[in-house]
RNA sequence: CCCCACAUGUCGCCGAAUCCGCCACGAGGGCGGACCGGGGGAACCACCAAAAAACGGGGGCGAAUCCGCAGCCAGACUGCGGAGCGGCCAGGCUCCGGCCGUAGCCCGUCAGCUAACCCCGGAGGCGUCGGAAGCCCUC
Numbered sequence: 001c002c003c004c005a006c007a008u009g010u011c012g013c014c015g016a017a018u019c020c021g022c023c024a025c026g027a028g029g030g031c032g033g034a035c036c037g038g039g040g041g042a043a044c045c046a047c048c049a050a051a052a053a054a055c056g057g058g059g060g061c062g063a064a065u066c067c068g069c070a071g072c073c074a075g076a077c078u079g080c081g082g083a084g085c086g087g088c089c090a091g092g093c094u095c096c097g098g099c100c101g102u103a104g105c106c107c108g109u110c111a112g113c114u115a116a117c118c119c120c121g122g123a124g125g126c127g128u129c130g131g132a133a134g135c136c137c138u139c
Stems, first nucleotide, its partner, number of pairs: 011127004018034006035122006045112001057110001058107004065083007084102006091136003094132003
């Protein structure tokens, strides 16, 4: 000097998942409030309101869907590519460039929207820091 790992503190990222008060504190809690987030639920509107057949239940949270090729007999799944959507690159906005994700879970035959009203959640997982011009803000 460089690389890797661990620990602590600050700070930061995804996400609704934070703050305050009281009680308790051997298990990581209980109650209440603020705030944030989700679901159910009228009118109107939408759907339905011609017939038949086949297949198949349907719905919610979330960016997490769709198409093509291959693996498989097919499906799921896996890999590759693409479109769409989403996140990050440390004050905010704009531009350029770059990197990354596209999961998982739940309801249980039932739910379009939806005022009043009703119900529920506030976890978990991580560690980025390239450039340019202008404006704003801040020290």
The RNA shown here (c-di-AMP riboswitch aptamer (ydaO/yuaA leader)) has 139 nucleotides and comes from a Dehalococcoidia bacterium. The coordinates come from a structure-prediction model, not an experiment, and the mean pLDDT is 78. Of the family's consensus pairs, 96% are formed in the model. It was read from a public genome assembly, where an Rfam model found it.